[in-house]
Order: sequence, then structure tokens, then C1' cells
RNA sequence: CGGGUUGGACGCGAUGAUCGCGGCCCCGAGGCAACGAGGGGUCGAGGAAAGUCCGAGCUCCACAGGGCAGAUCGCCAGGUAACGCCUGGGCACCGCAAGGUGACGGACAGGGCAACAGAGAGUAGACCGCCGAUGGCCCGAAAGGGUACAGGUAAGGGUGAAACGGUGGGGUAAGAGCCCACCGCCCCUCGUGUAAGCGUGGGGGCACGGUAACCCCCGGUCGGAGCAAGGCCAAAUAGGCGGCAAGGUGCGGCCCGCACCGUUUGAGCCGCGGGUAGGCUGCUCGAGGCAGUCGGCGACGACUGUCCCAGACAGAUGAUCAUCUCCCGUGAGGGAAACAGAACUCGGCUUACGGUCUGACCCGGGCG
Repeated sequence: CGGGUUGGACGCGAUGAUCGCGGCCCCGAGGCAACGAGGGGUCGAGGAAAGUCCGAGCUCCACAGGGCAGAUCGCCAGGUAACGCCUGGGCACCGCAAGGUGACGGACAGGGCAACAGAGAGUAGACCGCCGAUGGCCCGAAAGGGUACAGGUAAGGGUGAAACGGUGGGGUAAGAGCCCACCGCCCCUCGUGUAAGCGUGGGGGCACGGUAACCCCCGGUCGGAGCAAGGCCAAAUAGGCGGCAAGGUGCGGCCCGCACCGUUUGAGCCGCGGGUAGGCUGCUCGAGGCAGUCGGCGACGACUGUCCCAGACAGAUGAUCAUCUCCCGUGAGGGAAACAGAACUCGGCUUACGGUCUGACCCGGGCG
């Protein structure tokens, strides 16, 4: 210098003013009070507020104990309130490397599956090939030779994702763990590590193929619903319950009269209770933010100090101006952008995103 890997921080440039909108607090003309003109102060979106995928707090319902079913998780250790998250480690795969990826328990409990191709797909298989020692047949006096009928053979070819350990040597008629060395596998021992595991030594002599991202088995965890949860106050109208009750209502005020509704199916009046509209609450101080010190490789934890930081009608969070900064333009001037918008609250994951700053590391090249 070039290329790459992996963390962290920020997120319509900064500061100020004015106006507007939402929450809270204070003052307050006026008013008996309820209330309240007006004024002041303070706070007012995000790293993802999103998807609602996990885990919790909180609330209500259910619940003696245990089991079945179902769901979910699955190397080891640690972190955490908890997790399917995070950190560190192991193993496997990818990468020269930094680093990345991970449904990573079990295939001698049982069942199932393996398309196409192929002779054969699981105690397999003879298609091509190899052999034909032995037996048969032929030639030969014999030695022996030939043939490829019986038969042997899984080394080689071919099919396949996969063909019953791999490579090399010995051996053989040709072959074969048949024998040997190394590798792999299984069993035992020892060392090391908290563990997963890693490594050493010895033995066995290959027996035990794949798939559990099929059923299943083993082990751990799990009751359900969600702030429209839940709690409180509480009209009108119509039902319900209890009591009194023979009258009640209309015809402009009264009387008569008339009409209607009632007097066992109870008009009317009083009381009680549940629900609805509506209002209040839950509601934002919290496993909280920031800074420092200490412990830890780290995730994270402890202590000290400091700060209060949206809670709505499911509705606010915006605009203008000035100065400075940056970019474009000779100049006048123009521009400063992406994804996106709280709704009970936290911890994660995932997804979306124009751009800026910054730490560490790896590979290659050049010069000294």
C1' cells in the first nucleotide's frame, strides 16, 4: 500500500430563540363552592418503538398427590430472575489465516424407509473380469497340456448418496483380516482436565453399514389466559327479588262524567341486587440509566456516587428563524438523507436501514 475478518459507538449536523401540541407541578384574576381566564417551570420516541418468535415480572382463573397424552429442549462448564439467550471450552465441517457455521443424546429396545441406476441395498451380490488347485471331459505312453462343465473368487471394472473397514506387503490356482505393519473401530489400563474431551500403553482381529431434519427410546422443563389482564365508583331504560298496596293516569285548574291500565296474571309507590353507558385505577422508580473502583479470560457480578428519563381520548412528540459546521456550485444560491413512530413493563432473538466515527486481528506485496 492492497485485500479480508471481527467487535464497539452514533443515527434527519450543533447551539440558541419564538410559536404550536401532549403529560405533570406551581402561582393565580374571578367564584360560596365546584371550577378556573391567564402566567411560570419541567419532561416529551427508537436502535430497532417493528415481527410478536422465546423467557420473565404483574394479574385473574384452575389446582391434594401421582400418572397418561401433548409440547418443547438435548456436547461440557459457567452467566442470568429466567430462556430456545449470552460467554468460555470441546468435537465436526468450511477457510492459507484472522475467523465462520452447528436440530451436536441413542441405530445391539422395537418398527419403518432407501427413488433412479444396478447382478446385488443388509447376515447382500457373480453383470464384466480373475482362477479353475480339486473333480469331469479331450489330447498324450508318461510328465504334462488344453477346455471352461461342476465349482472357487468381493482383489480389479461397472451402478449408486451409500456395496459388509482403508493403504501397503505376504500369501494363493485366483482371492479373501487368511496372516503382518500402519490408520480406523471395539475392549481394558494409565496420565491429564471440574467436565465435554484429549493423549499414552496393551489386547481383540473386523464382528457392530445409513437414516432418529421418520415413528420411537432415554433424560430435562412445561397448568391456562392475558393490561381489551384485573380492581373500584356507577346513570337512563328494560328485566330480577322483597315490602306496602286499591287504586292510578288522561280529558288546560276543580267537580261530575267518560276512556284506558289495574285490584288471583298486582297498576302505582318504596327498598335491594346484578349488568350496561360513562368515569377512576392498573400506568410507569424499574431484575432502571450514567460514571468510577474492584473481582472474573469472558458473559457478568459487587460496592460507591449520581440522575429521574413519554404515559395519551389507544389521538401529543411539529414548524419557523438566527449563528456556526459540512457537501454541491465560478457565482447568485441549493442541500444535510436511510429504516421507521411508544400504548403494562423488562431480558433476548430475528428482520429493516442512506451514512459516519472507532478498536483489535489475519493474508499478500513494496521499501528501509